[in-house]
The RNA shown here (Glycine riboswitch aptamer) has 89 nucleotides and comes from Alkalicoccus urumqiensis. Rfam family: Glycine riboswitch aptamer. Rfam's curators write: This family represents the bacterial glycine riboswitch.

RNA sequence: AUGACAGCAGGGGGAGAGAACGGUUCGACCGUCGCCGAAGGAGCAAGCGGAAACGUGAAUCUCUCAGGCAAAAGUACUCCUGCCGGACG
Numbered sequence: 001a002u003g004a005c006a007g008c009a010g011g012g013g014g015a016g017a018g019a020a021c022g023g024u025u026c027g028a029c030c031g032u033c034g035c036c037g038a039a040g041g042a043g044c045a046a047g048c049g050g051a052a053a054c055g056u057g058a059a060u061c062u063c064u065c066a067g068g069c070a071a072a073a074g075u076a077c078u079c080c081u082g083c084c085g086g087a088c089g
Base pairs, nucleotide, nucleotide: 005085007083008082009081010080011079012078013077018033020032021031022030023029034069035068036067040065041063042062043061047056048055049054
């Protein structure tokens, strides 16, 4: 000095599903069913190790515990900028 890649912060984009019913002090909360999956969480295939038992093993897949179902907010993911670390050369 180049800067793969990682972390943090800011900004932009960012889906889905009842403005459900009843109670109610009308911010919202409680109960009842019906749904969504892209905060988080959980589970597993191939493969790998092993004689075996077993271990390891990803997700936008599956589950729906949590979260959500007008708007707002939030959201995995993605782009840009900044800070910081830094593989390779």